[in-house]
RNA sequence: CGAGUCGCUCAGACGGCCGCUCGGCAGCUUCGGCCGCCGGGAGGAAAGUCCGGGCUCCAUGGGCCAGAGCGGUUGCUAACGGCAACCGGCCGCGAGGCUAGGGAAAGUGCCACAGAGAACAGACCGCCAGGCGUCGCGCGAGCGGCGUCGGGCAAGGGUGAAACGGUGCGGUAAGAGCGCACCGCGGGUCCUGGUGACAGGCCUGGCAAGGUAAACCCCGCUCGGAGAAAGACCGAAUAGGGGAACGGGUGAAGGCCCCACCAAUCGUUCCCGGGUAGGUCGUUCGAGGCCGUGGGCGACCACGGUCCCAGAGAAAUGGUCGUCGCCGGCGCCAUCCAGCGCCGGAACAGGAUCCGGCUUACAGAGCGGCUCGCGUC
RNA sequence: GGGGAUAUAGCUCAGUUGGGAGAGCGCGUGGAUCGCACCCACGAGGUCGGGGGUUCGAGUCCCCCUAUCUCCACCA
Numbered sequence: 001c002g003a004g005u006c007g008c009u010c011a012g013a014c015g016g017c018c019g020c021u022c023g024g025c026a027g028c029u030u031c032g033g034c035c036g037c038c039g040g041g042a043g044g045a046a047a048g049u050c051c052g053g054g055c056u057c058c059a060u061g062g063g064c065c066a067g068a069g070c071g072g073u074u075g076c077u078a079a080c081g082g083c084a085a086c087c088g089g090c091c092g093c094g095a096g097g098c099u100a101g102g103g104a105a106a107g108u109g110c111c112a113c114a115g116a117g118a119a120c121a122g123a124c125c126g127c128c129a130g131g132c133g134u135c136g137c138g139c140g141a142g143c144g145g146c147g148u149c150g151g152g153c154a155a156g157g158g159u160g161a162a163a164c165g166g167u168g169c170g171g172u173a174a175g176a177g178c179g180c181a182c183c184g185c186g187g188g189u190c191c192u193g194g195u196g197a198c199a200g201g202c203c204u205g206g207c208a209a210g211g212u213a214a215a216c217c218c219c220g221c222u223c224g225g226a227g228a229a230a231g232a233c234c235g236a237a238u239a240g241g242g243g244a245a246c247g248g249g250u251g252a253a254g255g256c257c258c259c260a261c262c263a264a265u266c267g268u269u270c271c272c273g274g275g276u277a278g279g280u281c282g283u284u285c286g287a288g289g290c291c292g293u294g295g296g297c298g299a300c301c302a303c304g305g306u307c308c309c310a311g312a313g314a315a316a317u318g319g320u321c322g323u324c325g326c327c328g329g330c331g332c333c334a335u336c337c338a339g340c341g342c343c344g345g346a347a348c349a350g351g352a353u354c355c356g357g358c359u360u361a362c363a364g365a366g367c368g369g370c371u372c373g374c375g376u377c
Numbered sequence: 378g379g380g381g382a383u384a385u386a387g388c389u390c391a392g393u394u395g396g397g398a399g400a401g402c403g404c405g406u407g408g409a410u411c412g413c414a415c416c417c418a419c420g421a422g423g424u425c426g427g428g429g430g431u432u433c434g435a436g437u438c439c440c441c442c443u444a445u446c447u448c449c450a451c452c453a
Base pairs, nucleotide, nucleotide: 001373002372003371004370005369006368007367008366009365010364012324013323014322015321016320017319018318020041021040022039023038024037025036027034028033043348047359048358050357051356052355053354054353055227056226057225058224067223068222069221070220071219072086073085074084075083076082087101088099089098090097091096102218103217107216108215109212110211111210124157125156126153127152128151130149131148132147133146134145135144136143137142165183166182167181168180169179170178184207185205186204187203188202190201191200192199193198231281232280233279234278241272242271243270244269245268246267247266248265288307289306290305291304292303293302294301295300326345327344328343329342330341331340332339378449379448380447381446382445383444384443387402388401389400390399396433404420405419406418407417408416426442427441428440429439430438
């Protein structure tokens, strides 16, 4: 210098003018509000709502089944399907990246097409020796070709995503773990290291045990449900409900008959409780931010100091101008660089109960660690 | 704010132990008819909403994203 990889930070800055929202103080008010000053006012993802928790209400004696989710090990954490470190596997020359990574010798299912054969399989071409027939050669024993019959083999070809260990040597009629060496694989209360996943070694077995569990299933662990439209409090007007008092009218049916009264009906007044509109709380001091010290490889934890940092309710955080900065293009000076001038550009997006993660979107700018290649000293 | 469902040909929809992408209507060509329609025969037309993963193999199983539709408030 080029190529790459991992992590972190920022998300234009300052000022003028005009606006928005919340709080405090002061003033005015027709009590609806208005005005002045001071202070606060979106994000790394506020998003998707995919996980986990705080909080609230409901349910709940305990346990089991069903259902859902998770799945290497050790840790972190309030918890997690998250994170850290490590182990195994795959990819990369490397820095590094990816990994739903328990069980397929508990059982069931599936493995299309092709292919001889697809799960304790199989012989199409092929290789091998033999019998029979025929042809040719040879004086002859015999040799060779072709066809056919019943056998042996699984090395080679071929099919497939996958063909019942791989390579080599020996062996054989040809072959084959048939034998041997190495590699792979299985088993062992074995040895060493490690908390552990596991790694290395030793002994042993000729090899039996294909793939699929993001198919059913088995094993282990976790899980009560609903969610701020959760929930708590105050509470009109009108209508409707209940009660009391007084009054009007009926007295038809019932309480044997008559009167009174009860029941029933209408009106007025008063009282009671529920819901609605509306208002208040929950609601922002929190597993909180920043700085420092210490512990830990790290995620993270402990201690000390310091700060208060949006809380609206259909929802505010905006617009414009100037200067500077960033990026791109064009022009000027003799090419580049630098400088000057002109033009253009600056993303994704936006709180609505809060927090920890994951995932997804994103113009660009900057910083740091590391790797590979080339060149120079 | 919180849930649920759907997406396959131009339209309406099927598609289950994961292996062929289909039906009806519509469209095109030919036939039949004097001609048109009905009818008959043949044919074209598909990134299975998009991306990634599991698997030999995905419309189908798993994850992420997009779009559309739909339900839910308090009291009696």
Molecule: RNase P RNA; transfer RNA
Organism: Planctomycetota bacterium